Predicted 3D model of a 509-nucleotide part of an RNA (small-subunit ribosomal RNA, 5' domain) from an uncultured bacterium.
Context: one part of a larger RNA
RNA sequence: GACGAACGCUGGCGGCGUGCCUAACACAUGCAAGUCGAACGAGGUCCAAUUUGUAGCAAUACAGAUGAAGAUCGAGUGGCGAACGGGUGAGUAGCACGUGAGCAACCUGCCCCGAAGACCGGGACAACACCGGGAAACCGGUGCUAAUACCGGAUACCCCCAUCGAGUCGCAUGGCUUGAUGAGGAAAUGGAUUCCGCUUCGGGAGGGGCUCGCGGCCUAUCAGCUAGUUGGUGAGGUAACGGCUCACCAAGGCGUCGACGGGUAGCUGGUCUGAGAGGACGAUCAGCCACACUGGGACUGAGACACGGCCCAGACUCCUACGGGAGGCAGCAGUGGGGAAUCUUGCACAAUGGGCGAAAGCCUGAUGCAGCAACGCCGCGUGAGGGACGAAGGCUUUCUGAGUUGUAAACCUCUUUCAGCAGGGACGAUUGUGACGGUACCUGCAGAAGAAGCCCCGGCCAACUACGUGCCAGCAGCCGCGGUAAUACGUAGGGGGCAAGCGUUGUCC
Numbered sequence: 001g002a003c004g005a006a007c008g009c010u011g012g013c014g015g016c017g018u019g020c021c022u023a024a025c026a027c028a029u030g031c032a033a034g035u036c037g038a039a040c041g042a043g044g045u046c047c048a049a050u051u052u053g054u055a056g057c058a059a060u061a062c063a064g065a066u067g068a069a070g071a072u073c074g075a076g077u078g079g080c081g082a083a084c085g086g087g088u089g090a091g092u093a094g095c096a097c098g099u100g101a102g103c104a105a106c107c108u109g110c111c112c113c114g115a116a117g118a119c120c121g122g123g124a125c126a127a128c129a130c131c132g133g134g135a136a137a138c139c140g141g142u143g144c145u146a147a148u149a150c151c152g153g154a155u156a157c158c159c160c161c162a163u164c165g166a167g168u169c170g171c172a173u174g175g176c177u178u179g180a181u182g183a184g185g186a187a188a189u190g191g192a193u194u195c196c197g198c199u200u201c202g203g204g205a206g207g208g209g210c211u212c213g214c215g216g217c218c219u220a221u222c223a224g225c226u227a228g229u230u231g232g233u234g235a236g237g238u239a240a241c242g243g244c245u246c247a248c249c250a251a252g253g254c255g256u257c258g259a260c261g262g263g264u265a266g267c268u269g270g271u272c273u274g275a276g277a278g279g280a281c282g283a284u285c286a287g288c289c290a291c292a293c294u295g296g297g298a299c300u301g302a303g304a305c306a307c308g309g310c311c312c313a314g315a316c317u318c319c320u321a322c323g324g325g326a327g328g329c330a331g332c333a334g335u336g337g338g339g340a341a342u343c344u345u346g347c348a349c350a351a352u353g354g355g356c357g358a359a360a361g362c363c364u365g366a367u368g369c370a371g372c373a374a375c376g377c378c379g380c381g382u383g384a385g386g387g388a389c390g391a392a393g394g395c396u397u398u399c400u401g402a403g404u405u406g407u408a409a410a411c412c413u414c415u416u417u418c419a420g421c422a423g424g425g426a427c428g429a430u431u432g433u434g435a436c437g438g439u440a441c442c443u444g445c446a447g448a449a450g451a452a453g454c455c456c457c458g459g460c461c462a463a464c465u466a467c468g469u470g471c472c473a474g475c476a477g478c479c480g481c482g483g484u485a486a487u488a489c490g491u492a493g494g495g496g497g498c499a500a501g502c503g504u505u506g507u508c509c
Base pairs, nucleotide, nucleotide: 001508002507003506005505006504007503008502009501012380013379014378015377016376017375018373019372020338025336026335027334029333030332031331034080035079036078039077040076043073044072045071046070049066050065051064052063053062054061055060087291088290089289097215098214099213100212101211102210103209106208107207108206111204112203113202114201115200116199117198119153120152121151122150128143129142130141131140132139133138158185159184161182162181163180164179165178166177167176168175169174190196191195217263218262219261224254225253226252229251230250231249232248233247234246235245236244266288267287268286269285270281271280272279273278293314294313295312296311297310316327317326318325319324344370346369347368348367352366353364354363355362356361383414384413385412386411393405394404395403396402397401418450420445421444422443423442424441428436453498454497455496456495457494458479459478460477464493465492466491467490468489474481475480
């Protein structure tokens, strides 16, 4: 000097930040991922109108039934999203990260550009109805039904696969272009006024996968390690290369330039310090990685081996009619616990961004704001000018006196920042929409009014006396003070330093 700090004393206001470093301990409650009726069928409600009954001469009133178009509601089929966003740092010394290359070894939903197409049929399953089982979670049977759900066929320049051939290029395997033959592969008339949407192919953008060089911890009181191990042939598998996996063959591969083992640790941009070189760290913000009660596994999908999905096992918690079920805050708040220590079970989708939708819009604890905390940085205030009888009081003293506190106070003349009260009142929103918020800001009002402490005074180190104590009580960062005149202990007066803070402790340079 610095800090995500803590502790002691003290504490006026504002702005901007920051706030479980410990138990990746366990979690009550609420919310954090939905959306589309312009894909689809059925149902409930509302409703024009019609109709029946009653009352009435009638208009009409009341009650009931049917119920178009449309609106709306909650389930279901279907589509997209849910792999983003948000959290945490356990694991990991690794191609995890950083950086620079490579893929003649790869994938890519939505988006953009280009080309072509969208024809003919079919059978189901939910919902629903009925029946049944179960305490519940939920499940079974029979029957009906729609689609942009599913299946078959047609078309297919094109694409893909196999075999053979030609040309050309390169970097070993090979790449590119092209020809022949054979087998194979699409789709939705759903809505609408243009248009949105669908299928196939080519290209792009952005995203991802894989490979390699180099770089960044400690330990030799770890010296040898290794059988899918190292390589080959063949096969399987993958989007793709590859012992990735398998069969067979060979006996290799790594290591004092530190293998193997052990310990510690997410990596980086950066942060702190330092003249620099360097050292230490990796909170907040940003990029990448890993994880989601513990361990394992796959399914779906363009994308996961999937925090708020599924299955199995385990520990734990809860419900139970004892047969069986339910759960996962390292999302936002919040609770217990641990700890020196770390916040509200707040408001809003107004803005920015995201998902769905043609749109209106809906959802969004992302985000924007507010709340709490001197935790940090920055700014401001706690008044200004005058004022000597140098008042009183305190302290000291060489004591009828003097010094000091001290222009300090009183007193006089002013001002009103901030806080307070009252009135007005935004930008952020370009066109409707403002949580923040009657906030910021502006104007007016009153009155010095509401606002100063903490540490230190032997040397280092700025600031000295008195009394008390008497190696006691105590102080202390080091040197050291205290045993009867202690500037070093305690108190007082005075002084010094910082100031809404000041000190102490811890850690790093």
Model confidence (mean pLDDT): 85 of 100.